[in-house]
The part of an RNA shown here (small-subunit ribosomal RNA, 5' domain) has 476 nucleotides and comes from a Planctomycetota bacterium.
It was read from a public genome assembly.
The source organism's lineage runs through Bacteria, Pseudomonadati and Planctomycetota.
Its mean pLDDT, the model's own confidence on a scale to 100, is 85.
Context: one part of a larger RNA
RNA sequence: GAUUGAACGCUGGCGGCAUGGCUAAAACAUGCAAGUCGAACGCCUGUAGCAAUACAGGAGUGGCGAAAGGGCGAGGAACAGAUUCCUACAUACCUCGAGGUCGGGGAUACCCCGGAGAAAUCCGGAUCAAUACCCGAUGUGAUCGAGAGAUCAAAGGUUUACCGCCUUGAGAGUGGGGAAUCUCCUAUCAGCUAGUUGGUGAGGUAAUGGCUCACCAAGGCUAAGACGGGUAGCGGGUGUGAGAGCACGGCCCGCCGCAUCGAGACUGAGACACUGCUCGGACUCCUACGGGAGGCUGCAGUAACGAAUCUUCCGCAAUGCGCGAAAGCGUGACGGGGCAAUGCCGCGUGCAGGAUGAAGCCCUUCGGGGUGUAAACUGCUGUCAGGGUGCAGGAAUGAAAUGACCAUACCCAAAGGAAGCACCGGCUAACUCUGUGCCAGCAGCCGCGGUAAUACAGAGGGUGCGAGCGUUAAUC
Numbered sequence: 001g002a003u004u005g006a007a008c009g010c011u012g013g014c015g016g017c018a019u020g021g022c023u024a025a026a027a028c029a030u031g032c033a034a035g036u037c038g039a040a041c042g043c044c045u046g047u048a049g050c051a052a053u054a055c056a057g058g059a060g061u062g063g064c065g066a067a068a069g070g071g072c073g074a075g076g077a078a079c080a081g082a083u084u085c086c087u088a089c090a091u092a093c094c095u096c097g098a099g100g101u102c103g104g105g106g107a108u109a110c111c112c113c114g115g116a117g118a119a120a121u122c123c124g125g126a127u128c129a130a131u132a133c134c135c136g137a138u139g140u141g142a143u144c145g146a147g148a149g150a151u152c153a154a155a156g157g158u159u160u161a162c163c164g165c166c167u168u169g170a171g172a173g174u175g176g177g178g179a180a181u182c183u184c185c186u187a188u189c190a191g192c193u194a195g196u197u198g199g200u201g202a203g204g205u206a207a208u209g210g211c212u213c214a215c216c217a218a219g220g221c222u223a224a225g226a227c228g229g230g231u232a233g234c235g236g237g238u239g240u241g242a243g244a245g246c247a248c249g250g251c252c253c254g255c256c257g258c259a260u261c262g263a264g265a266c267u268g269a270g271a272c273a274c275u276g277c278u279c280g281g282a283c284u285c286c287u288a289c290g291g292g293a294g295g296c297u298g299c300a301g302u303a304a305c306g307a308a309u310c311u312u313c314c315g316c317a318a319u320g321c322g323c324g325a326a327a328g329c330g331u332g333a334c335g336g337g338g339c340a341a342u343g344c345c346g347c348g349u350g351c352a353g354g355a356u357g358a359a360g361c362c363c364u365u366c367g368g369g370g371u372g373u374a375a376a377c378u379g380c381u382g383u384c385a386g387g388g389u390g391c392a393g394g395a396a397u398g399a400a401a402u403g404a405c406c407a408u409a410c411c412c413a414a415a416g417g418a419a420g421c422a423c424c425g426g427c428u429a430a431c432u433c434u435g436u437g438c439c440a441g442c443a444g445c446c447g448c449g450g451u452a453a454u455a456c457a458g459a460g461g462g463u464g465c466g467a468g469c470g471u472u473a474a475u476c
Stems, first nucleotide, its partner, number of pairs: 001476004006472005013347006019340002021305001027302002030300003035064003040061002043058006071258003080183008089175003094171008102136004112125005141152004156163003184230003191221003196218008233255004237248004260281005283294004311337001313336003319333001320331004350380004360371004384417001386412004393406002420465005425446003431460005441448002
């Protein structure tokens, strides 16, 4: 000098765009953050109707989603990341192709009856539906097999035009697995290793593989640092620097890991699953003491910690995602508003004239000099802030409708509402007076202060920057 997710002190007008718990991956009151489909299904309630039925709502069965989106960086030095390759694999939804969608059956939730319990919830009985479940048929095809052959499907719905369902091939995209190279400090860590290294066979997996197991062999790694210890999410990038380098990884994007701590599997195309389940630990809460409930490292918010970090806001109008044939519904993703000079950028706090120069204050050699065209005063302008009118655009799809919020244009009034901070001995731009008297104090370094202090304190004046200015911390 540049920089910062900064903090502190003094000060503070407006706008745009960003950013905002770096500490306790410590604990959390409250609300919300994942639903949707009646064009899969029966039932119940209400309204209309004599009824059939229609409409609206409700819990439930079923389907899809809930593995995304959102948060955080504890762990992890390699099972991670980056780059370049490889393949023994999987793939719901989507696209293209081939073929099929036949016949039958038994349950069950909800509802009703009865019962247990403080509750959470549970048990028994009866009845009833499906795109829920099961059996048979067929076999374009697929799997196994050398072949013969064996095995494997399906579901219907409505507004009658479609949407579905089953088998299978291909694609797209996505994912799983593997190799090489690179990726911090430490030798006051020098030897480490028995599933260890390899083989055969088997199991397991979507798939390769000591991934697991039986048997066999005795290997494997290491001074180019094994093993151990410490630290750490990695990259795109960011800061600085002429570069080489050094330091860093906040916001945004990609990958990984985690979800109170530890373990486990279930469901599923996909999880070993943040707002799913089970078990164990710690903690908190309810309890009728028998037993139960919970998990903000989602958005707000609370308390704590800390030098320090925001609203318990509005809206699904836009973009996207889930469901749905659609209308639509949901969405603390997202779009917006609010708070904070935290940063960057822009604008303003007026403009012109105005005295051999008011007053005040300061200095003085007492003559005068400085503040200083500065003010007053005169004329003018209208950025911003304020008030009013009006309404493009963000709004798309054949039309119509649709804006939480932002915002364009025009008019009105009026200099009014808007300047501070640090420094002035040298480095380093900027000097005098008074007070103090090695005191009080200053200080980044050198150093000032003991009675004439340009270095302390105040004042006048000046210098630098300016809605900021200084200090501290940190990096180059």